Transfer RNA from a Chloroflexota bacterium, 72 nucleotides, folded computationally.
RNAcentral holds the sequence, with entries from ENA.
Rfam family: tRNA. The family's RNA type in Rfam is transfer RNA. Rfam links the family to the GO term triplet codon-amino acid adaptor activity.

RNA sequence: GGCGACGUAGCUCAGUGGCAGAGCAAGCGGCUCAUAAUCGCUGGGUCCUCAGUUCGAGUCUGAGCGUCGCCA
Numbered sequence: 001g002g003c004g005a006c007g008u009a010g011c012u013c014a015g016u017g018g019c020a021g022a023g024c025a026a027g028c029g030g031c032u033c034a035u036a037a038u039c040g041c042u043g044g045g046u047c048c049u050c051a052g053u054u055c056g057a058g059u060c061u062g063a064g065c066g067u068c069g070c071c072a
Stems, first nucleotide, its partner, number of pairs: 001071007010024004018055001026042005048064005
């Protein structure tokens, strides 16, 4: 330098155009003499940025940025 994949909660990741979610973690509570395990509840989001398409974009399109991989 060329090509490709990915970017969503603290972490790992779902979400194929119409309410942003799960597990783990955190906080609170149940159970226990107590702890662990386990069960329930709660909080937590600029969906990387900017623009475009659309009545409507996490999702489609373009550019940029970042991470990773392949080739040179």